[in-house]
RNA sequence: UGCUCAUCCAGAGGGACUGAGGGAACGGCCCUGAGAAGUCCCGGCAACCGCCGCGAAUCCCCGUACGCACCAGUGCUUGAAGGUGCGUACGUCGCGGAAACGGUGCCAAAUCCGACCGUCGCGAGAGUCGCGCGGGCAGAUGAGAA
Numbered sequence: 001u002g003c004u005c006a007u008c009c010a011g012a013g014g015g016a017c018u019g020a021g022g023g024a025a026c027g028g029c030c031c032u033g034a035g036a037a038g039u040c041c042c043g044g045c046a047a048c049c050g051c052c053g054c055g056a057a058u059c060c061c062c063g064u065a066c067g068c069a070c071c072a073g074u075g076c077u078u079g080a081a082g083g084u085g086c087g088u089a090c091g092u093c094g095c096g097g098a099a100a101c102g103g104u105g106c107c108a109a110a111u112c113c114g115a116c117c118g119u120c121g122c123g124a125g126a127g128u129c130g131c132g133c134g135g136g137c138a139g140a141u142g143a144g145a146a
Stems, first nucleotide, its partner, number of pairs: 001146001003144006013042005021031003026114003043107003048103002051097006062091010111138001116135003120132004
């Protein structure tokens, strides 16, 4: 940097330094000298990965770890590495738990709202418009494989 998957109407801020912007982008609408963004310190929220427990599925293949057996075989002592087979555990899914010395993330407003689409609903029967609903785009965070 792009790709895949999951989530995004919940939650959680003080101080120091500094001094004008910030909310991704466009349009709105907001926040901000009663101090923006940034850096540091302390604190907090949440529970994505990891961890623990229970259950389900699988238990064909494959991978990892451990154990056993066998094969092969190195070495001037002991001893492998390797291969095959068997067994056990883990892997996948769901529910619950802990949050402390594991890895991130986050701490104005729903991702602040909208934008694009619709054999969708309502207002009035089509269009248009408004409100809603659903989907999509973009983005953010995590996990995974490149």
This is a predicted structure of a 146-nucleotide RNA (SAM riboswitch aptamer (S box leader)) from Nocardioides sp. Root614. It matches the Rfam family "SAM riboswitch aptamer (S box leader)". Gene Ontology term of the family: regulation of gene expression. Its mean pLDDT, the model's own confidence on a scale to 100, is 75.